The RNA shown here (SAM riboswitch aptamer (S box leader)) has 100 nucleotides and comes from an uncultured Rubrobacteraceae bacterium. It matches the Rfam family "SAM riboswitch aptamer (S box leader)". Gene Ontology term of the family: regulation of gene expression.
[in-house]
RNA sequence: UAAUCAUCCAGAGGAGCGCGAGGGAUCUGGCCCUACGACCACCCGGCAACCUGGGAUUUUCCAAGGUGCCAACGCCAGCCCAAAAAGGGGUAACGAUGUG
Numbered sequence: 001u002a003a004u005c006a007u008c009c010a011g012a013g014g015a016g017c018g019c020g021a022g023g024g025a026u027c028u029g030g031c032c033c034u035a036c037g038a039c040c041a042c043c044c045g046g047c048a049a050c051c052u053g054g055g056a057u058u059u060u061c062c063a064a065g066g067u068g069c070c071a072a073c074g075c076c077a078g079c080c081c082a083a084a085a086a087g088g089g090g091u092a093a094c095g096a097u098g099u100g
Base pairs, nucleotide, nucleotide: 005098006097007096008095013044014043016042018040022033023032024031027078028077029076030075045070046069047068050066051065052063053062054061055060074094079089080088081087
């Protein structure tokens, strides 16, 4: 790095620090965050339990070593129903994370 498989409506941030303008993966349309400093990096803190370890032994408990994650459902929509609204349903692709 590839195939594979699993998950993606739960959960968890700080008036710390550096930087300085865009950011929310991509296209379109919305919406949102952002000079009261976002995003990103570091620090500290936290969440979760895929791998891992230990019990239990028939599917569950504990720990937290390796990852991951900590605005909004992968921010929402794109197809179908509905009325072009509200609302509801759904698959694939793409993407992310883990596994390998």